[in-house]
Context: one part of a larger RNA
Molecule: small-subunit ribosomal RNA, central domain
Organism: uncultured Coriobacteriaceae bacterium
RNA sequence: UUGGGCGUAAAGCGCUCGUAGGCGGCUCGUUAGGUCGGGAGUUAAAUCCGGGGGCUCAACCCCCGCACGCUUCCGAUACCGGCGGGCUUGAGUUCGGUAGGGGAAGGUGGAAUUCCAAGUGUAGCGGUGGAAUGCGCAGAUAUUUGGAAGAACACCGGUGGCGAAGGCGGCCUUCUGGGCCGAUACUGACGCUGAGGAGCGAAAGCUAGGGGAGCGAACAGGAUUAGAUACCCUGGUAGUCCUAGCCGUAAACGAUGGACGCUAGGUGUGGGGAGACAAACUUUUCCGCGCCGCAGCUAACGCGUUAAGCGUCCCGCCUGGGGAGUACGACCGCAAGGUUAAAACUC
Numbered sequence: 001u002u003g004g005g006c007g008u009a010a011a012g013c014g015c016u017c018g019u020a021g022g023c024g025g026c027u028c029g030u031u032a033g034g035u036c037g038g039g040a041g042u043u044a045a046a047u048c049c050g051g052g053g054g055c056u057c058a059a060c061c062c063c064c065g066c067a068c069g070c071u072u073c074c075g076a077u078a079c080c081g082g083c084g085g086g087c088u089u090g091a092g093u094u095c096g097g098u099a100g101g102g103g104a105a106g107g108u109g110g111a112a113u114u115c116c117a118a119g120u121g122u123a124g125c126g127g128u129g130g131a132a133u134g135c136g137c138a139g140a141u142a143u144u145u146g147g148a149a150g151a152a153c154a155c156c157g158g159u160g161g162c163g164a165a166g167g168c169g170g171c172c173u174u175c176u177g178g179g180c181c182g183a184u185a186c187u188g189a190c191g192c193u194g195a196g197g198a199g200c201g202a203a204a205g206c207u208a209g210g211g212g213a214g215c216g217a218a219c220a221g222g223a224u225u226a227g228a229u230a231c232c233c234u235g236g237u238a239g240u241c242c243u244a245g246c247c248g249u250a251a252a253c254g255a256u257g258g259a260c261g262c263u264a265g266g267u268g269u270g271g272g273g274a275g276a277c278a279a280a281c282u283u284u285u286c287c288g289c290g291c292c293g294c295a296g297c298u299a300a301c302g303c304g305u306u307a308a309g310c311g312u313c314c315c316g317c318c319u320g321g322g323g324a325g326u327a328c329g330a331c332c333g334c335a336a337g338g339u340u341a342a343a344a345c346u347c
Base pairs, nucleotide, nucleotide: 003319004318005317006316007301008300012315014200015199016198017197021193022192023191025087026086027085028084029083030082031081033080034079035076036075037074038073039072040071041070042069049065050064051063052062053061054060090190091187092186093185094183095182096181097180098179102176103175104174105173106172107171108170109153113149114148115147116146117145118144119143120142124135125134161168162167205246206245207244208243209242210241214240215239219235220234221233222232257314258313259312260311261310262309265292266291267290268289269288270287271286272285273284274283275282296303297302320347321346322345329340330339331338332337
């Protein structure tokens, strides 16, 4: 629990699709459910309340009276709703272009690293603040040639691009999603949001089977230190990789829900169009990504046409700190755990 709020004070669901629901463009007609006006009935009396009066006042008593609600009748028709017709600006379709690390599968390339084999070659290498553990005369490190393997793709590379978010980066092919611009033709409100619900969802983790170069929790050793279950060093198992399935979390962040309209500019950059153009340049237009900034907003910081400004619609969420995102219950999960979510007590 009215209200006021949600970038940083408590508070935007991680993201999307979408059910119910809520809300919804211009116009004509009709209806009269909502709405508005009027009438009638009812709303027992007393009480309460407002006005007036009577007991000297008051309490007390008497008189008059409303309003709301419900039922019904008549009427109004601007708005909301129902029904019917029309429209094109919202939304979508078509056609022509266009940029892109958007997704999936398959193939392929070079550098580097490690390992193996061989050649040359000799006493060190490695590592650090300095060392040591470690490796090396059974020939290491270095260097040359050949081979194997796995993982990641230097430069380009960019407050640059794409995607709803998570995220996406060598190159090629196939399949495939979305966007943007231009054109006119078409449909004719088909829209927005979205409780439940469904799907997607980094890393770590889990199950099964592969794979395993480098890195590297755990672990072992060497150092450091008063100690050193660390930081540094030498090793190193899970894991990191692939396939199938689970998990469903995050500082899942722009710490900023989605949609639409309106409200000064300047500058840079990505994609497209137009103007006389081949380029540069310039003017202009649409869509994105940044910076600065007027009005305005803000507690301030700051935000500022990519709003945190001005409005409308829908959803989610907050309501002092701790206890606690815990217990219990329920649902989900193989587990780890996740989701939902208190109270006592205390300040």